Context: one part of a larger RNA
Molecule: small-subunit ribosomal RNA, central domain
Organism: groundwater metagenome
């Protein structure tokens, strides 16, 4: 406390895309369902108002207008708004040209250090490793130092406060396939739109099935250590796992803790991507200045906000639409459903405490 609210106090789904459903551009006609307006008819009685009138008076009762009863049907009429129909229109969407950037994705090939292992050279006692040690490794030749070969994994500088992608992500190099996106043009469709219960797709790491690979890293595991004790911090081994392919799962601090779109509201720098003008020019797909749009950032008016802060991709000011909040704990737990091979995941109380 519903006339309220979601960065941080409870509260935006992890992310798109969409069905229903709400909303919705600028105009002509027409209809009149939604709306107004006037007529009728109904809308019980008591109760409520007003006035008489009656029991001596008062409460009470009679009688009468009124008034109520949140309407609802019929008929006449209005036609500015939504609504349906029609014709139409380009600003919003979209499609099309033109170049352009880019770690967007699939896929195939090539490539680079270092790393381990093995051979082969040389070489002779120690090497590892710590705060210190010790486990561990070495004369069956290590450590280190040359060449060579095989292996798996990554991808140095560039690198940015940059770039792309819904989002999770994404980074050697070439190619091929495919996707978006800003601009610039203004050739075409003619509202074709926003959102989006419910459904669906994608969804890091780590998990799970199968099959392959396995050089470094390491949960578990073992040893040295420390220590009171060390199921840990530190050391020296090591299995899953990390990596390929096909599948399953579907969650994160999945965060900018900030849904999603549309319009409007000062200014200043910076930097990425496209136009345009001008100056220079070694005439290069250069150079610099100045202007526009569309990204990313930062400072900051106003205005917001409890502050901290946000501040033209608001957390300003307004519309539309969805989602979710309502004290702490018990609890994201119990049940019951539904998914999943399991692990679990979705949904999701209470009692009872305070």
């Nucleotide at each position: 406390u519903u006339g309220g609210g979601u960065c941080u106090a409870a509260a935006a789904c992890a992310u798109c895309c969409g069905u229903a459903g709400c909303u919705u551009g600028c105009u002509u006609a027409a209809c009149a369902a939604g709306u107004c307006u006037c007529u009728u008819g109904u809308g019980a009685a008591a109760u409520c108002u007003u006035a008489c009138a009656u029991c001596u008076u008062a409460a009470g009762u009679g009688u009468a207008a009124g008034g109520c009863g949140c309407g609802c049907a019929a008929g006449a009429g209005a036609u500015a708004c939504u609504g349906u129909u029609u014709g139409g229109c380009u600003c919003g969407a979209g499609a099309c040209u033109g170049g352009a950037a880019g770690a967007c994705g699939c896929a195939a090939g090539a490539g680079g250090u270092a790393c381990a292992u093995c051979u082969g050279g040389a070489g002779a006692a120690g090497u590892g490793g710590u705060a210190a040690a010790a486990u561990a490794u070495g004369u069956u030749a290590a450590u280190c130092c040359c060449a060579g070969a095989u292996g798996g994994a990554c991808c140095c500088a560039c690198a940015a406060c940059g770039g792309c992608g819904a989002a999770g992500g994404c980074a050697u190099c070439u190619u091929g396939c495919g996707a978006g996106u800003a601009c610039a043009g203004g050739u075409c469709u003619g509202a074709c739109a926003g959102u989006g219960a419910g459904g669906g797709a994608u969804g890091a790491a780590g998990g799970c099935u199968a099959g392959g690979g396995g050089c470094g890293c390491a949960a578990a595991u073992u040893g040295g250590a420390u220590u009171a004790g060390a199921u840990a911090c530190c050391c020296a081994a090591g299995u899953a796992g990390u990596c390929c392919u096909a599948g399953c799962a579907g969650u994160a601090a999945a965060c900018a803790c900030u849904g999603c779109g549309c319009a409007c509201u000062a200014a200043a720098c910076a930097u990425c991507a496209g136009c345009c003008u001008c100056u220079c020019c070694u005439c290069g797909a250069g150079a610099g200045a100045g202007g526009u749009u569309g990204g990313u950032g930062c400072u900051g008016u106003a205005g917001g906000g409890a502050a901290g802060c946000c501040g033209a991709a608001g957390a300003g000011u307004g519309c539309g639409c969805u989602a979710c909040c309502u004290g702490g704990g018990a609890a994201g737990u119990a049940u019951a459903g539904c998914c999943g091979c399991a692990a679990g995941g979705c949904c999701g109380a209470a009692a009872c405490u305070u």